[in-house]
Context: one part of a larger RNA
This record gives sequence, structure tokens and C1' cells, in this order.
RNA sequence: CUGGGCUUAAAGGGUACGUAGGCGGCGCUGUCAGUCGGGUGUGAAAGCCCUCGGCUCAACCGAGGAAUUGCGCCCGAUACUGCAGUGCUUGAGGGAGACAGAGGUAAGCGGAACUGAUGGUGGAGCGGUGAAAUGCGUUGAUAUCAUCAGGAACACCAGUGGCGAAAGCGGCUUACUGGGUCUCUUCUGACGCUGAGGUACGAAAGCUAGGGUAGCGAAGGGGAUUAGAUACCCCCGUAGUCCUAGCCGUAAACGCUGAGCACUUGAUCGAGGGCCCCCCCAUAGGCUCCCGGUCGUAGCGAAAGUGUUAAGUGCUCCGCCUGGGGAGUAUGGUCGCAAGGCUGAAACUC
Repeated sequence: CUGGGCUUAAAGGGUACGUAGGCGGCGCUGUCAGUCGGGUGUGAAAGCCCUCGGCUCAACCGAGGAAUUGCGCCCGAUACUGCAGUGCUUGAGGGAGACAGAGGUAAGCGGAACUGAUGGUGGAGCGGUGAAAUGCGUUGAUAUCAUCAGGAACACCAGUGGCGAAAGCGGCUUACUGGGUCUCUUCUGACGCUGAGGUACGAAAGCUAGGGUAGCGAAGGGGAUUAGAUACCCCCGUAGUCCUAGCCGUAAACGCUGAGCACUUGAUCGAGGGCCCCCCCAUAGGCUCCCGGUCGUAGCGAAAGUGUUAAGUGCUCCGCCUGGGGAGUAUGGUCGCAAGGCUGAAACUC
């Protein structure tokens, strides 16, 4: 000496559950497998190393020793690890009582807006733009009133507010249902953490079948602009956007920061609970648990920054990186109806 790393330089898997495996709280007893000590056998010779010796020296050769860091067996040690037994409660879970929430699924309901239809009023424009035109309108538009129909989305409340593993979730009501927090410390007694494979979930777009289609609107048509304008602007408009069932499995799926546990000065704001103070109630105040932010100490960092929600100090487990291009390409495999996804090079070149 026996790699270094992953916020922004290459690098955290999109997220969770979980198999194998790895790792694992506090005691006591036993065992002695790992571990440690001693002994013994073996570890061929030659070579390397050491000490002598022989060729005048050396190379070379001879003799002795050491080494051979390993393995087997025997004896011993028992702190730690393992194994077996037994116990504990602080980790984990259960119970009881409260609480907050756009957590999920399904059904029903509501109002505003929009578009269309019908009828009334009305009578020449409307619409649109930088300016226009296409477009709509005397077969009566735009505007306005009434009625009806339809689909989609839910203004204000609304908040670096809340919930969820992530994707994500926002009108109201009901039914069913998942998770969380606090308090009591009542029960179980290590039942835990991580997690290769695997399984499930997974925005938008896209695909299949059937419905639906108000608005918006890839493609497409037209009008402008322009040297041109396969665009930006305008008028239309199909797929799609919506629903049901099934695929797809990807995103700047981002905190560009994996999960868990422990420890390490603080200040302040927001949200949910519990307790205390006060004769009582309320407010204010104090303490405490949990969640979400901002600013900052030490430390860390190349800096920006981060800073008890760490990128600090440690431990456990998983994933990933190893110069740029070629290239997330080719090939093989596998999944998919397809689009394509996952896995994933090399030559060559700088």
C1' cells in the first nucleotide's frame, strides 16, 4: 500500500412490495464451527535468501541452514461471530381512545361558462389583425331575451397549505376502502433493515375494440407575412383529448440528491395532535411528538452551495460510473398487435 466516486463534471434503478442472499438489539447458559495460541506430520529435488567450502577470482559447482506465509491431526483459550437453549423490552408489530387530509374506487347531484337548436326583439354588418384577408351575414348574422340539448372542466375558497410509495390527487353528497399522526404504555417479544432475480403500480403521447365528441386541436385546407414561409399570426378542421375493457412501460418519471438506523450548536414561519400554567372558560405563553418550508453554526464542498428533511459524522444493504465521438447504434436474446422497450458491443477516430 492492499481503488476512487455518483446535486451541477461519467454515475441513484420511475416507485413500491418482496424471494434468495448480505447485515442485525440487551442478558444468561451450553457448544467450540469460525477466530486465536502451542505441538506434530506434511509442504519432492533444483531455484531464491543466509553461512561456509571447491575451481587463481567470478560466473559455475558442493555442503549446511533458513524459507516454503499452505493443508491435515492433536492439545488448549472462549472475548467476539456462528449454532443450540432460555429470558428481557428500548427496535418492530398488535390493542384501546382521539384527530387531520384534493389518498383510492364507484354511484348520484350542482352551478357558471361554451357550442348548437327553436322562438321573440332588431336590421347591416360581424369576426379577426401590427394592418388585412380568407370566414360568417338580408335564406336576417353579430348583439339581446326565453326555452331546450350536449360534452368537457370545476372560478372564488387556494396557501413554498394538505394527502399519497412514486406516477399523481381539487365542485358537492353518499357508500366501500388504503395509509398516517397523537395519547395510554395494555399485549407479543427481535417478529428487524436492505433487497440480485421476481411481482405490482406507473404522466403524456401512442395502439386494439366499442361508445362519445361541446371546447381545444397534431395532420390537412384556406388567408396573410416573406425573397421564399412546408413556420410564427388569422379562418376552418381530422385523429386525439372524454368513457369502458385491454395493451404500451417510457419522461428534465427532478430534490437532476437510493433505502434504513444512530449521533451532531441554533433561529424563524406554516400544518396536525397531546400536556402544563391561569379559581373556571377563551386568548396569549411554555413544554413535547410528527409533517412541510426559510435562514444559518460547526463541519463538508472545486465552487455554487449544503447545513438535524445534510451534500456533516458513522454503520448495513442495493443500484450505477470509469475520456469524447462512433452509440443507446449494430448484433444476438427477450417483451410488444405495432410504434417500439429492456439488455447492449466493436472496428475506426480525436

A computed fold for a 350-nucleotide part of an RNA from a metagenome, annotated as small-subunit ribosomal RNA, central domain. Rfam family: Bacterial small subunit ribosomal RNA. The RNAcentral record of the full RNA draws on SILVA.